[in-house]
RNA sequence: GGGCGGGUAGCUCAAUGGUAGGGCGCUGCUCUCGCACAGCAGAGGUUCCGGGUUCAAUUCCCGGCCCGUCCA
Numbered sequence: 001g002g003g004c005g006g007g008u009a010g011c012u013c014a015a016u017g018g019u020a021g022g023g024c025g026c027u028g029c030u031c032u033c034g035c036a037c038a039g040c041a042g043a044g045g046u047u048c049c050g051g052g053u054u055c056a057a058u059u060c061c062c063g064g065c066c067c068g069u070c071c072a
Base pairs, nucleotide, nucleotide: 001071002070003069004068005067006066007065010024011023012022013021018055026042027041028040029039030038048064049063050062051061052060
């Protein structure tokens, strides 16, 4: 330098055009003498950045940045 894959919650991953969710973690409550486990509830998001298409973009298109992998 080129090919391919990826970037979404604190972490790890879904969502293939129509209100962004799960698990773990976090907070509160129940339970316990207390803690843990368990149950219930809740908080937490500029979907990497900038444009384009569309009534509507995490999703489709273009450019850029970063990570992984392969080739040179």
The RNA shown here (transfer RNA) has 72 nucleotides and comes from a Candidatus Woesearchaeota archaeon. Rfam family: tRNA. Rfam describes the family as follows. Transfer RNA (tRNA) molecules are approximately 80 nucleotides in length.